This is a predicted structure of a 177-nucleotide RNA (c-di-AMP riboswitch aptamer (ydaO/yuaA leader)) from Frankia sp. AgKG'84/4.
């Protein structure tokens, strides 16, 4: 270069964000390479957390009766139908102070009014409690609108990172007899 073949990760930690298939590239490393035997067989060390597409009786979310619980019908803007013109309405669009969602990511207060400071609570640190330490308390979607909900309908399975003090209860897993 060509064929073929096996194969590309391991302990964690926030998180719902794990598992399997199939296909393409790329990487490794084994056998063989002009006889047709285009090889048979085989197993190890090395070697991507790749891309596309699907799954999954797994995980996670929002909608959505009755009963129940409520009783707050609340904003702006443009267009268009409505109609002789206005108005009432009613369709579509666009925004975001109400309002709801997903998260632990929330209330109070104080005053030098800073992305400050306390208290209250909430959240995390290799099964779980307790003790002592540290650390977090964002962001983001919906768009005038949605409580709870069987049956049903639907969406997400990503990103970011590196921990180990002490006590006590418990569990798997391996080896060996």
């Nucleotide at each position: 270069u060509c064929g073929g073949g096996u194969g590309g990760c391991a302990c964690g930690c926030c998180g719902a964000a794990u598992c399997c298939u199939g296909c393409c590239c790329c990487c490794a490393c084994c056998c063989g390479a002009u006889a047709g035997a285009g090889a048979c067989c085989a197993a190890a060390c090395c070697a991507g957390c790749g891309g596309c597409a699907g799954g999954a009786c797994c995980c996670g979310g929002g909608g959505g009766a009755a009963c129940c619980a409520a009783u707050u019908u609340c904003g702006g803007g443009c267009g268009c139908c409505g109609a002789a013109c206005c108005a009432a309405g009613g369709c579509g669009c666009c925004c975001u102070a109400g309002g709801g969602g997903u998260g632990a990511a929330g209330c109070c207060g104080c005053c030098u009014a800073g992305u400050g400071c306390g208290g209250c609570c909430g959240g995390g640190c290799a099964u779980u409690c307790c003790c002592a330490g540290c650390c977090c308390g964002a962001a983001u979607c919906c768009g005038a609108c949605a409580g709870c909900u069987c049956a049903c309908c639907u969406c997400g399975g990503a990103g970011g990172c590196g921990u180990g003090g002490g006590g006590a209860a418990g569990g798997g897993c391996a080896a060996c007899u």